This is a predicted structure of a 1491-nucleotide RNA (small-subunit ribosomal RNA) from an uncultured bacterium. It matches the Rfam family "Bacterial small subunit ribosomal RNA". Gene Ontology terms of the family: ribosome and structural constituent of ribosome. The coordinates come from a structure-prediction model, not an experiment, and the mean pLDDT is 85.
[in-house]
RNA sequence: AGAGUUUGAUCAUGGCUCAGAUUGAACGCUGGCGGCAGGCCUAACACAUGCAAGUCGAGCGGAUGAGUGGAGCUUGCUCCAUGAUUCAGCGGCGGACGGGUGAGUAAUGCCUAGGAAUCUGCCUGGUAGUGGGGGACAACGUUUCGAAAGGAGCGCUAAUACCGCAUACGUCCUACGGGAGAAAGUGGGGGAUCUUCGGACCUCACGCUAUCAGAUGGGCCUAGGUCGGAUUAGCUAGUUGGUGAGGUAAAGGCUCACCAAGGCGACGAUCCGUAACUGGUCUGAGAGGAUGAUCAGUCACACUGGAACUGAGACACGGUCCAGACUCCUACGGGAGGCAGCAGUGGGGAAUAUUGGACAAUGGGCGAAAGCCUGAUCCAGCCAUGCCGCGUGUGUGAAGAAGGUCUUCGGAUUGUAAAGCACUUUAAGUUGGGAGGAAGGGCAGUAAGUUAAUACCUUGCUGUUUUGACGUUACCAACAGAAUAAGCACCGGCUAACUUCGUGCCAGCAGCCGCGGUAAUACGAAGGGUGCAAGCGUUAAUCGGAAUUACUGGGCGUAAAGCGCGCGUAGGUGGUUCGUUAAGUUGGAUGUGAAAGCCCCGGGCUCAACCUGGGAACUGCAUCCAAAACUGGCGAGCUAGAGUAUGGCAGAGGGUGGUGGAAUUUCCUGUGUAGCGGUGAAAUGCGUAGAUAUAGGAAGGAACACCAGUGGCGAAGGCGACCACCUGGGCUAAUACUGACACUGAGGUGCGAAAGCGUGGGGAGCAAACAGGAUUAGAUACCCUGGUAGUCCACGCCGUAAACGAUGUCCACUAGUCGUUGCUAUCCGUGAGAUCUUAGUAAUGCACCUAACGGAUUAAGUGUUCCGCCUGGGGAGUACGGUCGCAAGAUUAAAACUCAAAGGAAUAGACGGGGACCCGCACAAGCGGUGGAGCAUGUGGUUUAAUUCGAAGAUACGCGAAAAACCUUACCUGGCCUUGAUAUCCUAAGAAUCCUGUAGAGAUACGGGAGUGCUUGCUUGCAAGAGCUUAGAGACAGGUGCUGCACGGCUGUCGUCAGCUCGUGUCGUGAGAUGUUGGGUUAAGUCCCGCAACGAGCGCAACCCUCGUGUUUAGUUGCUAACGGUUCGGCCGAGCACUCUAAACAGACUGCCUUCGUAAGGAGGAGGAAGGUGAGGACGACGUCAAGUCAUCAUGGCCCUUAUGGCCAGGGCUACACACGUGCUACAAUGGAUAGGACAAUGAGACGCAAUACCGCGAGGUGGAGCAAAUCUAUAAACCUAUUCUCAGUUCGGAUUGUUCUCUGCAACUCGAGAACAUGAAGCUGGAAUCGCUAGUAAUCGUAGAUCAGCAUUGCUACGGUGAAUACGUUCCCGGGUCUUGUACUCACCGCCCGUCACACCAUGGGAGUUGAAUUCACCCGAAGCGGGGAAGCUAAACUGGCUACCCUCCACGGUGGGUUCAGCGACUGGGGUGAAGUCGUAACAAGGUA
Repeated sequence: AGAGUUUGAUCAUGGCUCAGAUUGAACGCUGGCGGCAGGCCUAACACAUGCAAGUCGAGCGGAUGAGUGGAGCUUGCUCCAUGAUUCAGCGGCGGACGGGUGAGUAAUGCCUAGGAAUCUGCCUGGUAGUGGGGGACAACGUUUCGAAAGGAGCGCUAAUACCGCAUACGUCCUACGGGAGAAAGUGGGGGAUCUUCGGACCUCACGCUAUCAGAUGGGCCUAGGUCGGAUUAGCUAGUUGGUGAGGUAAAGGCUCACCAAGGCGACGAUCCGUAACUGGUCUGAGAGGAUGAUCAGUCACACUGGAACUGAGACACGGUCCAGACUCCUACGGGAGGCAGCAGUGGGGAAUAUUGGACAAUGGGCGAAAGCCUGAUCCAGCCAUGCCGCGUGUGUGAAGAAGGUCUUCGGAUUGUAAAGCACUUUAAGUUGGGAGGAAGGGCAGUAAGUUAAUACCUUGCUGUUUUGACGUUACCAACAGAAUAAGCACCGGCUAACUUCGUGCCAGCAGCCGCGGUAAUACGAAGGGUGCAAGCGUUAAUCGGAAUUACUGGGCGUAAAGCGCGCGUAGGUGGUUCGUUAAGUUGGAUGUGAAAGCCCCGGGCUCAACCUGGGAACUGCAUCCAAAACUGGCGAGCUAGAGUAUGGCAGAGGGUGGUGGAAUUUCCUGUGUAGCGGUGAAAUGCGUAGAUAUAGGAAGGAACACCAGUGGCGAAGGCGACCACCUGGGCUAAUACUGACACUGAGGUGCGAAAGCGUGGGGAGCAAACAGGAUUAGAUACCCUGGUAGUCCACGCCGUAAACGAUGUCCACUAGUCGUUGCUAUCCGUGAGAUCUUAGUAAUGCACCUAACGGAUUAAGUGUUCCGCCUGGGGAGUACGGUCGCAAGAUUAAAACUCAAAGGAAUAGACGGGGACCCGCACAAGCGGUGGAGCAUGUGGUUUAAUUCGAAGAUACGCGAAAAACCUUACCUGGCCUUGAUAUCCUAAGAAUCCUGUAGAGAUACGGGAGUGCUUGCUUGCAAGAGCUUAGAGACAGGUGCUGCACGGCUGUCGUCAGCUCGUGUCGUGAGAUGUUGGGUUAAGUCCCGCAACGAGCGCAACCCUCGUGUUUAGUUGCUAACGGUUCGGCCGAGCACUCUAAACAGACUGCCUUCGUAAGGAGGAGGAAGGUGAGGACGACGUCAAGUCAUCAUGGCCCUUAUGGCCAGGGCUACACACGUGCUACAAUGGAUAGGACAAUGAGACGCAAUACCGCGAGGUGGAGCAAAUCUAUAAACCUAUUCUCAGUUCGGAUUGUUCUCUGCAACUCGAGAACAUGAAGCUGGAAUCGCUAGUAAUCGUAGAUCAGCAUUGCUACGGUGAAUACGUUCCCGGGUCUUGUACUCACCGCCCGUCACACCAUGGGAGUUGAAUUCACCCGAAGCGGGGAAGCUAAACUGGCUACCCUCCACGGUGGGUUCAGCGACUGGGGUGAAGUCGUAACAAGGUA
C1' cells in the first nucleotide's frame, strides 16, 4: 500500500466481498513447562449451609473464677483480700468506611471551569474551663402470658447513662438597656502537709466542656459539553416572577398566603426509545469511529414501593416501621427472612472458577496497650481465556535402505529424513542445600525530655527473645537417561502451497467470483507441499481498508442528485475611507487539567511479559496582561454596487371591451342525376323521400392562412387577425439626486400547461368513452364510418408534467471569428452604406474542464455568496401516520425481505420488416425438368428372432456401399472353443510336409500311412541354433463395445466470396482506431490518385495440367502426296510431305491505332488460330458450424475377458397399410416399326478380350485365328434413304403375370442377371410448389471403365456425336461484400424481454375483534410516618417539662371509570419478492414492424 467481482473487451460511477489489528469471548481438533494478568457480558432470577463488624473491664453494676496472699483451725475444709480469664447487660466509639452491582437515571447524574449562603465526629494548633447536687432505668430477683418469636407487672442497683443549679475568656441573640447557654471522670506515680485511713493534695497520661482557626470530608448554585427519533410542534398552573412568612446546616416556590401573567421552544421545548458517566480501552497516518470488563474517580441501588428515627455524617446492603410479592416455621392464635459481600446451589445460557489458607505483610474498626475483629487484603486451587519466555534434542550419517506415493517404467519424491555412530541434559523427575518478603512487639539495661521528683510516662540507643499463610518458595548443587513432550488449518483466483484415486449437477464445497453433468489442482481420501505453532482454525463483535456521509476529504447536463417559477421573513454573506472598541483573532503569564495508562530516558526480576523512579505529554478550560492587520460592534464620511427623476426605442408581455374576413358545418331556395364517401383493398355510412357537385342567401361557434424568421416578449407556465382603453417589465442617452438602501433565502406566500372536479352558459369543427365496419388465429388496437363527455366562456377548486438547457441564484475574471434582433455614437461617397458601443439571441472554435460524449464570455473554465438535493438495484415514491383536497389525488415518507449487481459514456462485432453502393443462373428473359403414372434406388415409419451400424435444413436421403445368394456381415437362432483365428516370451516333444479313413449340418472329434531335412561346432557320436508343428502354465491376445462433447488425420459448408492480419509510427486515459476509410477503376484489398501514415504477410492474379494455332525434332504398331507393284485391303516396296503421335519451343502483352480520362483504366478498330483473366481443371486465406467420421486408419480414458472375444450352419440386411428424396421409362407422328446406308472418342483386356466359321428364333453354345495391345478384340447411336402406321389407350407405353429356357456359381427357394413365346396395367404432359442451365453450354444420342464368379448400357465416373433459345435490366425473392446509422443483442434476432393467470415458499399492509404492557386524567380508600392540634389520660427528678389515646393535612399500595401509545394473536383479504423446463399473448430494445 491494495485486490476480486457488472462487460465480448474498455473507462468511469457504484455497491458487495477479501487481505490487517483487536476481544472479559464461545465452539471444533489437539495439548509439555513456567511467569504475569484475567475469569456470569445472560435472570437487578431464586437461594440451602458457613463465614463477611466489631471492640473497650484503663466508663459501670453484677456473674465467673486459674492462681497468689492472709486468717481460722478439725491438715483439708471454711472465711477474707487480691485477681489472669470469660459472659450477657448499661454506657462509649464504630456498624454512613471497606466489599458488591449497574436496575433506574438524557439530567436532582457525569466531565471541565468557576461561585457563595453552609456543615464537618475522630485529627492538628490556640484560648478558657472541668465546681457543686439530684432522681431514675437495664442487668439481677420475683410473679406471669405465649408453641415460638417475644413480652407484661412488681421490687433493688451503678456509671464517662440522664437532669437541674453555679460560673462564662471566647460564642449566640438584642429593642444596644441587656439577655441566654457547658462539662465527667478514669488510670499510673508521689516528696512535704492534712485525714474519718477510704483519701484529700501535687503531678503525668487519657478523657470531658465552651470557643477560635486549620486540615480532611460533605451539602448547595452557575456556565459550557454530554445518544437517536419532527411519521413527537407546541409545553407549562407552584407553572414564571414579586412581597411576606415558615422551613433547612445552608441560597432558593423548598413550602404556604396574597399579587402579577408570566416562563420554555425550530440554536428543537414537550413526548417516545435507548443508556450509569469519566480517566481510559480498541482501531486509525491523522481527523475521527466504536466502546466504558479488569485498575482508578464520581453517581445510583441493596427483594418491590413508601417513610422517618438515631447520628458529625444515612432517609442506612449484613438497622427500624408500614404495604406488597415470594420462601420457611407454626400448637393456626401468630411469627421469621432478604448473597447486586466471599465461597457455594438451582435456574437461564454458546459461556465464566474453590462451600481453600492466613491475618505473616499492607490497610481499616475498637482499645492506653498487649491484643481482638477484618471473605478488605495477601496467598494458594481450577481454566491454553490472553500476553510473554522455554522445551520437545545436537552433530555426523548415501546402500540415497525398506515402506508409501507418482511414473513417460528410465526413474522421481518422501529424504540426511530414518536406521547407525558420536555427544548434550535446559525443562519435567529424584535427592540434598537454601535467601528475601520482618518493619515491629515483649523483657532487661541505659540516656534525654517531663516533673518538686533519681517515681510514672514518652522517645533514642544497647542486649536478649519472639512473629511467615504462601512453602516440599525463588535460587543453587548432585544423579540418571534421548530418555517424558506436536498439533492445527490450508493448497482454483484473491493468497504462500499439486498430483493420483473415488464420485459423476449425485454426494458435497463456498468469504466473493464460483466448483461438481466420467479424465474435478475447487467435493471425499491418500501422498506431497505451504503457513502458524502449544496452539491452530471457525463463529460472533469493533475499527480499518471505505475519499462508501467526504472538517481534514465527495458530488448533482447524460451514472443517484437543481425545488416548475417568482416575491419575501428569520438566518447566512456583504463595496470604500477614517476614528474608536477589543467580542472573534494572535502572543505572553498564572491556575487547573487526580493517580494509573500511552510516549521517552533509567532501574529490578537470568530475558521478556510484568513491576518500578524520573521526565514529557494531557492538543482542554478559566483568569490577567499585551497587540490592533483582518472579521465583528459603535460613530462619521464617500460613490464605482443598488435605486429615483427626465427624454427616446422595440415587442404574439398581461387584462377588458369591440370589429373583421377566409374556411368547416347546418338550414332555405335554384340547377342537376346516380351515385357519393372511404381504403392497401373494402365495408359500415349518406343518396331516387333527389345525395355528392354547383349557384345564391341565412345561422352559429371556434380558430386567426400568408407575414413567420435557431425572429420578439415574459420569472416560469406561456403569448400570434385588427382597433381602443387600463397596466407590468426591459433596453438606451445624458445629467441630477439618495448614500450600501445589497445578494441569497429554511419556514411562509403568490403564479403555475394539459387533463380532471363543482355551478351556470355555449356547442361549428375535433374527439376519450361507446357503437358499427374492416384487418386478424384472436384484435376489447393500429385503418374507416359515426359519436358523448371534453375542448370554448364566467366564477371557484386541483397544484401536477420529459414543468428540460434533464444545467438553482447573484457577482467578478478568462483568445477569437461569423450571423441575427433592439437602441446609441462617429464618418463620408447620403446608401438596401461603413465603423464603434451596449443589451439580447444562434453557429463555430482556443486555453481550461470532463469518465467520455461534450461544454467553452449565454461555461459544464477560474474565484466567491446563499439555498435545494444525492449516498447500490429492487421492494417504493409504496405502506402506516400527519397535512391539504368535493373527489380524483397531491405532499411528507419508511421497514421486513431479496439480488451481486443495477446504471453512464465510448469501442469491436452481430443484427434491423434502417440507409447508400456493388456482385452472383439471385431475380428477370428463355430452354428443359421434378411434383401426377409405372418401375428402380435411398430414407423415414411399421413389422421382425434379426430386419447390423452410421449420415439428418441448406451442408442426410442412387450418401459410407467403385457390386449383401454363401463369403462380405458388424445383426438373429442354434451348435462349439477358452493363452484362444493372430503376435512376443518360457518349458517339453516332434523336421517341415504329403496322402487317407469314420462320425457330424459344419466347426470339430477320433484314426491310419509316408517322411527325418537346413546351418554351426565336430573325425563321428552328440550338442546348439533358425524356421515350422503339437501340448502345457502364465504374462497377454482380441473387441465393427462406449465416448467425434477427450483427440490426430481426412472431409463438407459459407466460398474461388475478396477478404484476413502484422511490424514501426501516429491518435485516444483505455478498449481500440489509423493503415484497410475517401474519389475513381477492376472478376478481384485489381490498380491509380489523395491521405498520419510507411511498409510487409496469408489470400486474388501468375507460375502447373488439358484443349485451341504454328515451328523444330522423331517416324512404328500411325499416315499415304509423288513413284512402282497389287489378291484392290496403305495390302506390299518406298517415303515421312500431310494427318497423327509426344517432347521442346513460339504465340496475347491493352503491345499497336482512334477516342474518353490527371492516372489506373474504359470504348471502338486493325492484325491474329486465339483479344482483353482465350475455354476448362487442379489449387480453397483468417476463421465459422463442440458440422461429419472412434465402423477406413491411428489414438487417451472407460468397459467385456469360458465372453461384448473366436469358429461353424441356417436365417436376416431384400419384410410392407404408408410418407418423402433422387432417378429411369413413357404418355407418342420433331414419333413407333421394318429394311438399307454413314461418321467417333476415351478406356479395358491373360484367373482375360476373343475374330472368321458352324448350331440355336434368341439369350447362348461349339471351336479358338489374333492380341500382354497406336498392330488383335467390341455393328456406335441419334442421323440419312425408302416403306408402313394416321391420332386410337393405338403397331404409343411397357409394368405385371404364366410357360419354357440360357449363363455364372458348392449353391440362384427365401434372394441373381438374361432370352423366347404369351399377357399388355397405370399413363393422353401432370395442383400448390419447386430444380438445373449463359455456348460447344442446355437439350438429345450412344460408347467405355471401376467394383465384379455372376448381377448396373435406370447409379457413379469418363468419352465423343448432333446441337439451340435468351439476358431489357437490378424494383423485388435468396446469398454475399464495402461504407454508414440505431440497438436494452455479444450463446450475438433461432437474440433479448414484459404482464396477467396457475402452483410452492417467504416477509409484509388492511382487518370484525381479542390479549398484554406502559403512561395519563378524575374520583374513592387511606397503612406506616414527619408536621399540626391535643380540653381526656400517664409521668421520680427538673418544669414555660416530657409522653400519649384521639383528630387534621400530606401520602405508598389498592379500587372504579375514561384517554393516549406500543406490542402479540386474528377468519378473511391486498399487493410484493423468490422459484429448473407451466399457460396466454408479444408491450419494449432495429423505423421492434402504429417511433